[in-house]
Context: one part of a larger RNA
RNA sequence: CGCAGGAAAUUUGAGAAGGGCUGUCCUUAGUACGAGAGGACCGGGACGGACGAACCUCUGGUGUGUCAGUUGUACUGCCAAGUGCACCGCUGAUUAGCUACGUUCGGAAGGGAUAACCGCUGAAAGCAUCUAAGCGGGAAGCCCACUUCAAGAUGAGAUUUCCACGCCACCUUGUGUGGCGAGAGGCCCCAGCCAGACCACUGGGUUGAUAGGCGGGAUGUGGAAGCGAGGACCAAAGACUCGUGAAGCUGACCCGUACUAAUAGGCCGACAAC
Numbered sequence: 001c002g003c004a005g006g007a008a009a010u011u012u013g014a015g016a017a018g019g020g021c022u023g024u025c026c027u028u029a030g031u032a033c034g035a036g037a038g039g040a041c042c043g044g045g046a047c048g049g050a051c052g053a054a055c056c057u058c059u060g061g062u063g064u065g066u067c068a069g070u071u072g073u074a075c076u077g078c079c080a081a082g083u084g085c086a087c088c089g090c091u092g093a094u095u096a097g098c099u100a101c102g103u104u105c106g107g108a109a110g111g112g113a114u115a116a117c118c119g120c121u122g123a124a125a126g127c128a129u130c131u132a133a134g135c136g137g138g139a140a141g142c143c144c145a146c147u148u149c150a151a152g153a154u155g156a157g158a159u160u161u162c163c164a165c166g167c168c169a170c171c172u173u174g175u176g177u178g179g180c181g182a183g184a185g186g187c188c189c190c191a192g193c194c195a196g197a198c199c200a201c202u203g204g205g206u207u208g209a210u211a212g213g214c215g216g217g218a219u220g221u222g223g224a225a226g227c228g229a230g231g232a233c234c235a236a237a238g239a240c241u242c243g244u245g246a247a248g249c250u251g252a253c254c255c256g257u258a259c260u261a262a263u264a265g266g267c268c269g270a271c272a273a274c
Stems, first nucleotide, its partner, number of pairs: 001152001005163007015149004021049007033038001051106005059100004066093005071086006110144003117137004165181006171174001185268004189205002192202001210261003213257005220249002226244005
């Protein structure tokens, strides 16, 4: 832009894409078959491999600043306590998220038409013959069925709901022309996201829990500072240890709370056609 009024929501499915893999073992059954050696069809079950999808409960990985320990150096006047830099300085853990090495699931079952092939009836050709007329069976393959996209399918589909006349000016009085407003809804804008390159999608905008902050909880770390006590050498001081005290701190998680910011506003939008 189109889909001949403008919108919101829900859909049909022409068409397209994906998937379709396979092994071993048990049983039937040491049965049928076979002199024996050997050894099934059909049917039932279990466990796998590779591939794929989703997810993060478990097991792991990461987790650039969540916690703790620690080295060097500089600084906060000093002690103590901290901060900066050194690959996140290094080391040990680790929430959320993302992940595989983790977990769950999938290939199916079924229907139809068939291929090679196997048949029934059966003539031409008194026989025979699956074929000439006619009728069956038959594959991981084909068409459905399963999953996804899908009306720009210009052949532009369907359903439901919503909105659809007022004012002014002009003269050629007409189902006229021009201007303004209202209007379902949408967009801009703003605070966001389990969404995301941008856009989009999706929820919110004070009649509000959208983000931040704050409060509580969970989780993680692992015992904060201060104070008190102990503490080698004569004393003091001090490293260190214990108590106060499962303490202190805690990004993404959960619940709540208008304290801060989503204010104020702007734009588009249907000849009421026949």